Predicted 3D model of a 73-nucleotide RNA (transfer RNA) from a Candidatus Omnitrophota bacterium. The sequence was found in a public genome assembly. Its Rfam family is "tRNA". It is annotated as a transfer RNA. The coordinates come from a structure-prediction model, not an experiment, and the mean pLDDT is 82.
[in-house]
RNA sequence: GGGCCUGUAGCUCAGUUGGGAGAGCGCUUCGUUCGCAACGAAGAGGUCAGGAGUUCAACUCUCCUCAGGUCCA
Numbered sequence: 001g002g003g004c005c006u007g008u009a010g011c012u013c014a015g016u017u018g019g020g021a022g023a024g025c026g027c028u029u030c031g032u033u034c035g036c037a038a039c040g041a042a043g044a045g046g047u048c049a050g051g052a053g054u055u056c057a058a059c060u061c062u063c064c065u066c067a068g069g070u071c072c073a
Stems, first nucleotide, its partner, number of pairs: 001072007010025004019056001027043005049065005
């Protein structure tokens, strides 16, 4: 330098005919307990890596950039 894969909540990740942004763990509050743990209920938390384009509408399609991984040179 070139090819491919990945980037979504604090962490691990799901999310395909393009239309609802989600799960588990963690965090906060409440209940149960003398207290803790466990369990139950409720809640907070997101620039879907960044930018541009297509579209009525983009995490999703196209292009560029950035970061990580891998292969080739």